[in-house]
RNA sequence: CGAGUCGGUCGGGCGGUCGCGGCUGAUCCUUCGGGAAUGGUCGAGGAAAGUCCGGACUCCACAGGGCAGGACGGUGGGUAACGCCCACCCGGGGUGACCCGCGGGAAAGUGCAACAGAAAGUAGACCGCCGGUUUCGGCCGGUAAGGGUGAAAGGGUGGUGUAAGAGACCACCAGCGUUCGUGGUGACACGAGCGGCUAGGUAAACCCCGUCCGGAGCAAGGCCAAGAGGGCGCCCUUGGGUGCCUGUGCAGACGAGCUGCCCGCUCGAUGUCUGCAGGUGGGCUGCAUCGAGGUCAUCGGUAACGGUGGCCCCAGACAGAUGAUCGUCGCCCCGAGAGGGGCACAGAAUCCGGCUUACAGACCGACUCGCCAU
RNA sequence: GGGCGAUUGGCGCAGGGGCUAGCGCGCUUCCUUGACACGGAAGAGGUCACUGGUUCGAUUCCAGUAUCGCCCACCA
Numbered sequence: 001c002g003a004g005u006c007g008g009u010c011g012g013g014c015g016g017u018c019g020c021g022g023c024u025g026a027u028c029c030u031u032c033g034g035g036a037a038u039g040g041u042c043g044a045g046g047a048a049a050g051u052c053c054g055g056a057c058u059c060c061a062c063a064g065g066g067c068a069g070g071a072c073g074g075u076g077g078g079u080a081a082c083g084c085c086c087a088c089c090c091g092g093g094g095u096g097a098c099c100c101g102c103g104g105g106a107a108a109g110u111g112c113a114a115c116a117g118a119a120a121g122u123a124g125a126c127c128g129c130c131g132g133u134u135u136c137g138g139c140c141g142g143u144a145a146g147g148g149u150g151a152a153a154g155g156g157u158g159g160u161g162u163a164a165g166a167g168a169c170c171a172c173c174a175g176c177g178u179u180c181g182u183g184g185u186g187a188c189a190c191g192a193g194c195g196g197c198u199a200g201g202u203a204a205a206c207c208c209c210g211u212c213c214g215g216a217g218c219a220a221g222g223c224c225a226a227g228a229g230g231g232c233g234c235c236c237u238u239g240g241g242u243g244c245c246u247g248u249g250c251a252g253a254c255g256a257g258c259u260g261c262c263c264g265c266u267c268g269a270u271g272u273c274u275g276c277a278g279g280u281g282g283g284c285u286g287c288a289u290c291g292a293g294g295u296c297a298u299c300g301g302u303a304a305c306g307g308u309g310g311c312c313c314c315a316g317a318c319a320g321a322u323g324a325u326c327g328u329c330g331c332c333c334c335g336a337g338a339g340g341g342g343c344a345c346a347g348a349a350u351c352c353g354g355c356u357u358a359c360a361g362a363c364c365g366a367c368u369c370g371c372c373a374u
Numbered sequence: 375g376g377g378c379g380a381u382u383g384g385c386g387c388a389g390g391g392g393c394u395a396g397c398g399c400g401c402u403u404c405c406u407u408g409a410c411a412c413g414g415a416a417g418a419g420g421u422c423a424c425u426g427g428u429u430c431g432a433u434u435c436c437a438g439u440a441u442c443g444c445c446c447a448c449c450a
Stems, first nucleotide, its partner, number of pairs: 001370010012329007020043006027036003045345001049356002052354005057217004064263004069213005074088005089103001090101004104208002109206002111202002126147002128143006155173006174198001176195008221285004229246008248277007255267004278449003293312008330343005375446007384399004392430001401417005423439005
């Protein structure tokens, strides 16, 4: 200098003017409900998204037992928890930095493998090879070394052997099982002995083993108000108006809840559930200053992360605010120039931890390979 | 905001790992009729929504993405 790998940060900056939402200070007015004008402070994201996992919280019973069902799956750690993260192991890819892996079990059982091919899982004779026979077309038998088919044809190489062959036998190699030793917490690695000559694929097929999982979700849930309907009373004129109380009516079931089934438990007739009709389209809370919170320092740990100390308070609704504009700088596009245009993906809704998906561009750090120079 | 489901010819639907993906209606051509309908014969028409993965092999199994649809307020 070129090519590349991994990790992290930001995601337009600064200033002016006007505006919107939350909280709040002081002033003035007030019919005490509030209003006017003014100041302070805070005001989207790394994904706020998909709703794919895990939790907090709430109700159902304090979340019970069994079956069914679901999820997960190398080992060790982290965490509130996880299907997430870190480190390592094993397998695969890359010259390398490094990347990828839904990574338990196929020598428990069952199933599946289309087409092609002779044969597809207790192997197997189409061609070939060899032996026998022959009416010379074939027929019978042996054979998995060679050919062909296929995604896959049941260890490899060499030798002995044989009619031809074959783990039939032998040597070496690969791989498997098992015993022991060494290292490691462990997955596992390395080494030695023995065994039988080889055990195929598929579990994102059923299944087996191990671990975990009760259900619903903030439209959860709690409190209040209003109204429909009903009852009693009063006023005027059949009907209407109005005050008070209750909080609607009709039908069905007899059980309901623990959200599939069984057991067990709890509650239950002024009850519970279901359906239809009716009414409301309101307020407060949950809910937004105290959290698995942020940030800085330090200590422990390879790391994920954890401990201690200091500092900070940080959006929030009417499913509704978080913007507009001017100047200047930055980047991109058009243009000869003057100048003009544009600023990625996207946008909180109970709150957190993750994953996944979308994303113009800018910056920082660590490392690898190639070439050149000293 | 939350909870579910679906996507296969033009339309409505089957198919749940294996040969050329089917069925009904519709469409095209021909026959039939004086002409039309009905009927008969033949035919066309498919990225199985898209992108990856598992498998020898995916419309089907597993993830992700897109689009469409359904349900959930209070009196309770």
This is a predicted complex of two RNAs, RNase P RNA and transfer RNA, with 450 nucleotides together. Rfam match: Bacterial RNase P class A. Its family is annotated with dimeric ribonuclease P complex, tRNA processing and ribonuclease P activity in the Gene Ontology. Its mean pLDDT, the model's own confidence on a scale to 100, is 80.